Transfer RNA from a Candidatus Peribacteria bacterium, 73 nucleotides, folded computationally.
The sequence was found in a public genome assembly.
Its Rfam family is "tRNA". By type it is a transfer RNA.

[in-house]
């Protein structure tokens, strides 16, 4: 230099042919308990790496770009 994959909640990751973004763990509250943990119920938490474009509508499609991983030279 070229090619491919990845970036989504505090962490690990889903999101199947474009239609208002979810799970588990963690956090907080309640219940349970003599008390704690576990179990149960609930709540909060995300400019979807960044900037543009297409579209009535984009995490999803297109372009550029930053970072990480792998391959080729």
């Nucleotide at each position: 230099g070229c090619c491919g994959g990845g970036a989504u909640a505090g962490c690990u990751c889903a999101g199947u042919u474009g239609g208002u973004a979810g799970a588990g763990c963690a956090a907080c509250g309640c219940a349970c308990u003599c008390g704690u943990a576990a179990c149960g119920c609930g709540u909060a938490g995300g400019u979807c790496g960044u900037g543009g474009g297409u579209u009535c509508g984009a995490c999803u499609c297109c372009c550029a770009u930053u970072c990480c991983c792998g391959g080729c030279u």